[in-house]
Context: one part of a larger RNA
RNA sequence: UUGGGCGUAAAGGGCAGGUAGGUGGUCCAGUAAGUCUACUGUGAAAUCCCCGGGCUUAACCCGGGAAGUGCGGUGGAUACUGCUGGACUAGAGUGCUAGAGGGGUGCGUGGAAUUCCCGGUGUAGCGGUGAAAUGCGUAGAUAUCGGGAGGAACACCAGAGGCGAAAGCGGCGCGCUGGAGAGCAACUGACACUCAACUGCGAAAGCGUGGGGAGCAAACAGGAUUAGAUACCCUGGUAGUCCACGCUGUAAACGAUGGAUGCUAGAUGUGGUGGGUCUUGACCCCUGCCGUAUCGAAGUUAACACGAUAAGCAUCCCGCCUGGGGAGUACGGUCGCAAGACUAAAACUC
Numbered sequence: 001u002u003g004g005g006c007g008u009a010a011a012g013g014g015c016a017g018g019u020a021g022g023u024g025g026u027c028c029a030g031u032a033a034g035u036c037u038a039c040u041g042u043g044a045a046a047u048c049c050c051c052g053g054g055c056u057u058a059a060c061c062c063g064g065g066a067a068g069u070g071c072g073g074u075g076g077a078u079a080c081u082g083c084u085g086g087a088c089u090a091g092a093g094u095g096c097u098a099g100a101g102g103g104g105u106g107c108g109u110g111g112a113a114u115u116c117c118c119g120g121u122g123u124a125g126c127g128g129u130g131a132a133a134u135g136c137g138u139a140g141a142u143a144u145c146g147g148g149a150g151g152a153a154c155a156c157c158a159g160a161g162g163c164g165a166a167a168g169c170g171g172c173g174c175g176c177u178g179g180a181g182a183g184c185a186a187c188u189g190a191c192a193c194u195c196a197a198c199u200g201c202g203a204a205a206g207c208g209u210g211g212g213g214a215g216c217a218a219a220c221a222g223g224a225u226u227a228g229a230u231a232c233c234c235u236g237g238u239a240g241u242c243c244a245c246g247c248u249g250u251a252a253a254c255g256a257u258g259g260a261u262g263c264u265a266g267a268u269g270u271g272g273u274g275g276g277u278c279u280u281g282a283c284c285c286c287u288g289c290c291g292u293a294u295c296g297a298a299g300u301u302a303a304c305a306c307g308a309u310a311a312g313c314a315u316c317c318c319g320c321c322u323g324g325g326g327a328g329u330a331c332g333g334u335c336g337c338a339a340g341a342c343u344a345a346a347a348c349u350c
Base pairs, nucleotide, nucleotide: 003322004321005320006319007304008303012318014201015200016199017198021194022193023192025088026087027086028085029084030083031082033081034080035077036076037075038074039073040072041071042070049065050064051063052062053061054060091191092188093187094186095184096183097182103177104176105175106174107173108172109171110154115149116148117147118146119145120144121143125136126135162169163168206247207246208245209244210243211242215241216240220236221235222234223233258317259316260315261314262313263312266295267294268293269292270291271290272289273288274287275286276285299306300305323350324349325348332343333342334341335340
C1' cells in the first nucleotide's frame, strides 16, 4: 500500500512466443451502458454540524433545520468512452524487385601450429626460474630434415564493422532454413500494443549413458619460496574442456537502462540500401530511409552523466522496490538423478 520510485542509492523479469486481462487509428449513422443533468423515492432514531430553547453556567437535555458524499425510479443531454452497423488507409500485414550479413542447422573439406610415433643427420646437454630444483637425456634427448597418426582451434582479412530475441555467432564449399533493412505501392482493411498464467530458448560449470582425448588443466603428486605455504613460481597430471543424446536453468545472463507508439536543435564517423548531380573513375559532392558509434542545444539528473539508440516531453501494458542484519536463509510446496533451482517468512537485533 494513498503515494513515490526502479543506469550507479532498494528496485527491469536472462530472452522470446503467447492466453485471459488491460489499452487501442480516421469518418458517418444508430444506441444511450459508462458520463452529465433535472425531478422523485429511499437513505430509522440517536450521534456530528447550524439555529432556537430548558436546568444559576457548562457538561447534559429538548425542538427545528441541514447533512447523510449512497442506492433505486422517471424524463432529458450526446462531447468523450462503450456497444451495433457502414466506410477509409496514415497503424499492422501480404505481394513484387535488387542487395547485405561470423543468424541457425546438416554434410564435406583445407592449411598453419602443438603433441606423439617411425626413419635420417648429430652430440651432451635440454628444460625451467628472480635464482634454482624436481623433470627429460649417452638405452642418444634438445636441435634439424623426411614420413606418419590424432584431436582441438581457425593467424592475416578484422573494423568503436556485421548478424541474432537473448544466450551467442568467425577457415573454405555445398544442401536445408529463420529474421531484418531499402525500393515499388498492387492487395487485405485496425487484422494493433502489452501481457498474469502457460510454453520454448537459455554462457560457463555440473550431472547421466556412450564415444573421443592433441593442447590446456580443477583435484592430486613432486620441486622451490617461506617462520609456515594445504598458495602465488616450476615439473608432471586426472576429471573436464570435444562429439551424440538426455538433464540442469543459473551468471556482473550488463546498456547494471522492460516492451510499444508519437513528439522535441544540431555536428562528426561508420555499415546496408535508394534518389540527385557528375562522370576517366570502384570516386567526390548533395539528399532520403534503416542500423551502429562519438560529441552536443533545449530539457532531465542528487551528482556522475543522459541527450532522436533519452535517463527529455507524453500515452498504454507488464515486471519489480519500500531501512541494515537475520536471509535470498528456515519451514512448506513444486521441479531435479544429484548438485541444487524456483517460491519465500519470522523471532531476534541495530

RNAcentral holds the full RNA, with entries from ENA and SILVA. A computed fold for a 350-nucleotide part of an RNA from an uncultured bacterium, annotated as small-subunit ribosomal RNA, central domain. Its Rfam family is "Bacterial small subunit ribosomal RNA". The prediction has a mean pLDDT of 88.